[in-house]
RNA sequence: UGUGAAAAACAGCCGAAUCCUGCUUUCUUAUAAAGCAGGUACGGGGGACAAGCAUUGGGGUGAAGCCGUCUUAGACGGCCGGGAUUACCUCGUCCCGAACCCGCCAACUAACCUCGGAGGCUUAUAGGAGGGAUAUU
Numbered sequence: 001u002g003u004g005a006a007a008a009a010c011a012g013c014c015g016a017a018u019c020c021u022g023c024u025u026u027c028u029u030a031u032a033a034a035g036c037a038g039g040u041a042c043g044g045g046g047g048a049c050a051a052g053c054a055u056u057g058g059g060g061u062g063a064a065g066c067c068g069u070c071u072u073a074g075a076c077g078g079c080c081g082g083g084a085u086u087a088c089c090u091c092g093u094c095c096c097g098a099a100c101c102c103g104c105c106a107a108c109u110a111a112c113c114u115c116g117g118a119g120g121c122u123u124a125u126a127g128g129a130g131g132g133a134u135a136u137u
Base pairs, nucleotide, nucleotide: 011122012121013120014119019039020038021037022036023035024034025033026032042116043115044114045113046112057105058102059101060100061099065079066078067077068076069075070074080097081096082095083094084093085092088131089130090129091128
């Protein structure tokens, strides 16, 4: 000096998933970390008419669906949905279309009831091009 990998910090991304307070434990000058508890920005669900029979059940979160063809646990194609591109919009480019839950049951919705407030990831030229605003000089 170059290449590769890991960790931390800063910065950023998906997502509702941010922030505050107290207590305990460990270390300890202080802090800090972990755990527990209570709240909170924000987000979800339920929520207004009996009984019986029958059979193909039905529903929720989420972008994560529909249709067609085939060599059918999947592949391909069309339509459609979603994310990034570091203030915004458009084009272009690069990606995603999972997973989980309820348990025979649920349209919407007022009152009302109830739950979540996690986790994961990223870097040297597409970091491209154009545009309209705003602020400052």
Molecule: c-di-AMP riboswitch aptamer (ydaO/yuaA leader)
Organism: Marinithermofilum abyssi